[in-house]
Formats: sequence, structure tokens, C1' cells
RNA sequence: CGCCGAUUCGACCAUGGGUUAGGUCGUCAGGCUCUCAACCUGGAGCAGCGGGUUCGAGUCCCGCAUCGGCGA
Repeated sequence: CGCCGAUUCGACCAUGGGUUAGGUCGUCAGGCUCUCAACCUGGAGCAGCGGGUUCGAGUCCCGCAUCGGCGA
């Protein structure tokens, strides 16, 4: 320098154009319990940044950033 892939709650993963972005663990509150753990119920918490396409973008396109890989 070129090419390929990835970037979503605190962590790890789903979601492949259309309502409230979902799950597990964690976390907070409540229940249960003499207490704790376990268990049950509920809540909060997320699309890297900037553009574009579209009636509508986490999803498609372009650029940038970061990470990983391959080539020189």
C1' cells in the first nucleotide's frame, strides 16, 4: 500500500428492509426463606462515526475509525 472479514445493552450472541431490536449471564427491585444461596416475578440498560438509497435502514451502498486475517 492492496484485498477480505468484523464492529449491536456491562459480557457473549441473535435480528438477513416494516409495530415495542430479542436471548443467556450479570445488574437493580420485589417475592420466597429465620438468614444466605438457589428458585419465581418484574425493571433498567445496546446498533462505532459521517453521508447516501428508500415511504421506511441495525439490515443495502460509499467514506472514515478501530480490531483481526491474507498478500506485497
Model confidence (mean pLDDT): 81 of 100.
Transfer RNA from a Micromonosporaceae bacterium, 72 nucleotides, folded computationally.
Its Rfam family is "tRNA". The family's RNA type in Rfam is transfer RNA.
The RNAcentral record of the sequence draws on ENA and MGnify.